[in-house]
Small-subunit ribosomal RNA, central domain from an uncultured bacterium, 351 nucleotides, folded computationally.
Context: one part of a larger RNA
RNA sequence: CUGGGUGUAAAGGGAGCGCAGACGGCAGUGCAAGUCUGAAGUGAAAUGCAGGGGCUCAACCCCUGAAUUGCUUUGGAAACUGUACAGCUAGAGUAUCGGAGGGGUAAGCGGAAUUCCUAGUGUAGCGGUGAAAUGCGUAGAUAUUAGGAAGAACACCGGUGCCGAAGGCGGAUUCCUGGUACGUAUCUGACGCUGAGGCGCGAAAGUCGGGGGAGCAAACAGGAUUAGAUACCCUGGUAGUCCCGACCUUAAACGGUGCAAACUCGGGGUGGGGGGAUUUCAACCCCCCCGUCCCUUAGCUAACGCGUUAAGUUUGCCGCCUGGGGGAGUAGGACCGCAAGGUUAAAACUC
Numbered sequence: 001c002u003g004g005g006u007g008u009a010a011a012g013g014g015a016g017c018g019c020a021g022a023c024g025g026c027a028g029u030g031c032a033a034g035u036c037u038g039a040a041g042u043g044a045a046a047u048g049c050a051g052g053g054g055c056u057c058a059a060c061c062c063c064u065g066a067a068u069u070g071c072u073u074u075g076g077a078a079a080c081u082g083u084a085c086a087g088c089u090a091g092a093g094u095a096u097c098g099g100a101g102g103g104g105u106a107a108g109c110g111g112a113a114u115u116c117c118u119a120g121u122g123u124a125g126c127g128g129u130g131a132a133a134u135g136c137g138u139a140g141a142u143a144u145u146a147g148g149a150a151g152a153a154c155a156c157c158g159g160u161g162c163c164g165a166a167g168g169c170g171g172a173u174u175c176c177u178g179g180u181a182c183g184u185a186u187c188u189g190a191c192g193c194u195g196a197g198g199c200g201c202g203a204a205a206g207u208c209g210g211g212g213g214a215g216c217a218a219a220c221a222g223g224a225u226u227a228g229a230u231a232c233c234c235u236g237g238u239a240g241u242c243c244c245g246a247c248c249u250u251a252a253a254c255g256g257u258g259c260a261a262a263c264u265c266g267g268g269g270u271g272g273g274g275g276g277a278u279u280u281c282a283a284c285c286c287c288c289c290c291g292u293c294c295c296u297u298a299g300c301u302a303a304c305g306c307g308u309u310a311a312g313u314u315u316g317c318c319g320c321c322u323g324g325g326g327g328a329g330u331a332g333g334a335c336c337g338c339a340a341g342g343u344u345a346a347a348a349c350u351c
Base pairs, nucleotide, nucleotide: 004321005320006319007304008303012318014201016199017198021194023192025088026087028085029084030083031082033081034080035077036076037075038074039073040072041071042070049065050064051063052062053061054060091191092188093187095184096183099180103177104176106174107173109171110154114150115149116148117147118146119145120144121143125136126135163168206247207246208245209244210243211242215241216240220236221235222234223233258317259316260315261314262313263312266295267294268293269292270291271290272289273288274287275286276285299306300305324351325350326349333344334343335342336341
């Protein structure tokens, strides 16, 4: 290289946009680069191969042939690829009607709860646990009533229900804004798909500067438990958790399943849109499209299972895997980072 794989055995990039590249709908005309075909030249000889011959055989030697899969020139073919021109509308986009949505950004707003403060009532306990103790409380706690302050999160609705490319997204209102399904079929006319590099996005924790700090809570302190207890339990409690700006770029970033397209039995639920039927309306009922969940046929699979949302049958493109466990996602180098560290990524040795 060929070939085989990638849900769970090694292996899908965290996810998107996209330059180059690869691949690319229907029908027509021209060209002839790829492709096919004819001819000529060349492709040294020896070797090798096939047939025959000579040394008594063989090795060895000789003759003839094929082959030398290639290159160059030239005549032709035009299905496919390519290319040029001119078209088409089924892909893709666009327009438009009514629509669903925790999609995003910003601003102010609301109620419950918690803690704290002030005041009233009230008196000896409260709190906590398996049981306790540390802790709080006669300087009046806990409980309860009224008022005030602060920060964070939004009960019920709430649903294998919605939206988003992924991360993710949930009180209500408003501003700005992205995407999207259905219906109609206006317009463009292949404008597409994928995408090495690249660019922006990317939970939590962590970092830097500035704010904020109610609750919770690494570290830390104390009380218990215990043989010990650097834990589990309890009382406290600082970073942090929150906001603004700038970094970090990782994850069981999971459907452990890359993206796009086509095709392939059925049944049940649910979200959105449309059509039909019903006496008009709403719902029930039937049908179509999009999403989502469950069961199953064929088929696939080592099995588990998957099964029109495929892990079935195919096509295009990208990432990744390559004897197993450890060494090791480590060392060294390089790049990135303020740091923590990240990305790329071995070997000796060993079983």